[in-house]
RNA sequence: GGGGCCAUAGCUCAGCUGGGAGAGCGUCUGACCGGCAGUCAGAAGGUCGUGGGUUCGAGCCCCACUGGCUCCA
Numbered sequence: 001g002g003g004g005c006c007a008u009a010g011c012u013c014a015g016c017u018g019g020g021a022g023a024g025c026g027u028c029u030g031a032c033c034g035g036c037a038g039u040c041a042g043a044a045g046g047u048c049g050u051g052g053g054u055u056c057g058a059g060c061c062c063c064a065c066u067g068g069c070u071c072c073a
Stems, first nucleotide, its partner, number of pairs: 001072007010025004019056001027043006049065005
């Protein structure tokens, strides 16, 4: 220098064929329990890496950039 893959909640990751942003763990609150634990119920938490484009509509499609992993040279 060139190719490929990845970037979504604090962490690990789903999100199918473009139309509702989610799960587990964690955090907080409440209930049960003598009780930290454990079980159950509920809640908070997101510019979907950044900037543009396409579209009535983008986490998803297109372009550039940034960061990570990897292959070739």
Predicted 3D model of a 73-nucleotide RNA (transfer RNA) from a Solirubrobacterales bacterium. The RNAcentral record of the sequence draws on ENA and MGnify. NCBI's taxonomy places the organism under Bacteria, Bacillati, Actinomycetota, Thermoleophilia, Solirubrobacterales. Its Rfam family is "tRNA".